[in-house]
Context: one part of a larger RNA
């Protein structure tokens, strides 16, 4: 190396767009580059294999074939696979038609809460708990009413709903932007498919600079529990939560299940169409729950949104610990991030 395999045992890249290169849709022409078919050369000898023979045998030896699975010349074949032509439509894109979504951006508006401030009412507690205290409160608290103010955040509707490549989006309205699906089949004529290296995106916590700071809240003070109590619990509370630009680059970044394509009983729900109608339904397209056939699988269980039955390229796995640890490279302000050992031991 071969093989074998990644949902849970080790193992799908955190997600897309793409280079190189790998695979690739009907039909027909030519060419022979890859294949195949025949000849002819060479492919040292020993050494393996086989048949023979000498050594009493055997190991050895000689001698003959046979291999040497390869290269090279020539001569044909022409299905495949390649080149180059043509010609096509059903893959993949364009058009047009009416709809659809919490898809991005960027501006504007809105009510309920909270919490502060200011007047009014109004009196002795409030708040908290298991139960207490710390806190607040005769300098008028809590309660309640009008008023202003500030920052986040969007109840009901909401729903195995919906979009989006992932991470993720959620009051309401404008603009811009981008995407998918239906029908129709006009148009272009394999323009696909995957995708090492790249480059872009990427929850939360964090980082820089400057705003903001309402609520919550790491730390961190104070009360409690407790042998103790650096915690659970109450009172506070500052970083951060929030926005602008910029770093980071990770998650149980999960379906723990890679992208595409193609094939393989059903039966019930829903989202958007769309076609027929008797307006009861039911047929179909693409998505999204549940349940089983076949069959898969150690079982759980998956089953047309596969983990079944094939292909095609890509990641990435090989006992546990040491270790995602050290050293060395990159990358970063740091923080860490990526790659990524081995001795030792079981």
């Nucleotide at each position: 190396u071969u093989g074998g395999g990644u949902u849970u045992a080790a193992a799908g890249g955190g997600u897309g767009c793409g280079u190189a290169g790998g695979c690739g849709g009907u039909a027909u022409u030519a060419c022979a580059a890859g294949u195949c078919a025949g000849a002819g050369g060479u492919g040292a000898a020993a050494u393996c294999u086989u048949g023979a023979u000498g050594c009493u045998u055997a190991a050895c030896a000689u001698u003959a074939a046979a291999a040497u699975u390869g290269c090279c010349u020539u001569u044909g074949a022409a299905a495949c696979u390649g080149u180059a032509g043509u010609a096509c439509u059903u893959g993949a894109g364009u058009g047009u038609a009416a709809a659809u979504a919490a898809a991005g951006u960027a501006g504007g508006c809105g009510g309920a809460a909270u919490g502060u401030g200011u007047u009014g009412u109004g009196u002795a507690g409030c708040g908290g708990u298991g139960a207490a205290a710390u806190g607040c409160u005769u300098a008028g608290a809590u309660a309640u009413a009008a008023c202003a103010c500030a920052g986040a955040a969007c109840a009901c509707c909401a729903a195995u709903u919906g979009c989006g490549a992932a991470g993720g989006c959620a009051g309401c309205u404008u603009a811009c932007u981008g995407g998918g699906a239906u029908a129709c089949a006009a148009c272009u004529g394999a323009c696909g498919c995957u995708g090492a290296g790249g480059c872009a995106c990427g929850a939360a916590a964090g980082c820089g600079u400057g705003g903001g700071g309402a609520u919550c809240a790491a730390a961190c003070a104070g009360g409690a529990u407790u042998a103790g109590a650096u915690a659970c619990c109450c009172u506070g509370g500052u970083a951060g939560u929030c926005c602008a630009c910029g770093c980071a680059g990770u998650a149980a970044a999960c379906g723990a299940u890679g992208a595409u394509u193609a094939c393989u009983a059903g039966c019930u729900g829903u989202u958007a169409g769309c076609g027929a109608u008797a307006u009861a339904c039911u047929g179909u397209u693409a998505g999204u729950g549940g349940c089983u056939a076949a069959g898969g699988g150690a079982a759980a269980c998956c089953g047309a949104u596969a983990a079944g039955u094939a292909a095609u390229c890509c990641a990435c796995c090989u006992g546990g610990g040491g270790a995602g640890u050290a050293c060395g490279u990159u990358c970063g302000c740091a923080a860490g991030a990526a790659u990524g050992a081995a001795a030792c031991u079981c």
Overview:
This is a predicted structure of a 346-nucleotide part of an RNA (small-subunit ribosomal RNA, central domain) from an uncultured bacterium. RNAcentral holds the full RNA, with entries from ENA. The prediction has a mean pLDDT of 86. It matches the Rfam family "Bacterial small subunit ribosomal RNA".